[in-house]
Molecule: c-di-GMP-I riboswitch aptamer
Organism: soil metagenome
RNA sequence: GAUAAGGGCAAACCUGUCGAAAGGCAGGGGCGCAAAGCUAUGGGUCUAAAGAUGCUUGCAUCCAUGACUGCCAGGCCGCCGAA
Numbered sequence: 001g002a003u004a005a006g007g008g009c010a011a012a013c014c015u016g017u018c019g020a021a022a023g024g025c026a027g028g029g030g031c032g033c034a035a036a037g038c039u040a041u042g043g044g045u046c047u048a049a050a051g052a053u054g055c056u057u058g059c060a061u062c063c064a065u066g067a068c069u070g071c072c073a074g075g076c077c078g079c080c081g082a083a
């Protein structure tokens, strides 16, 4: 960063599976993406099992040590490329 070439990734949803959940993985699917490649480092968001507290004793509240990079930055690495 061009209505270029060759390619790449894959949202919702469905199925299976793992997980307490958020969510992950695999297959189908294709909304989109020029870093939608990697990384939880800062912010943000989601969940709340264990734990703590309260009481009405099975519920409420708090809490990340659990997640999300397709929320925004930072770091690392990388394909093609005309004028």
Stems, first nucleotide, its partner, number of pairs: 001080001008033002013028006031070001037076003041073003044068003051062005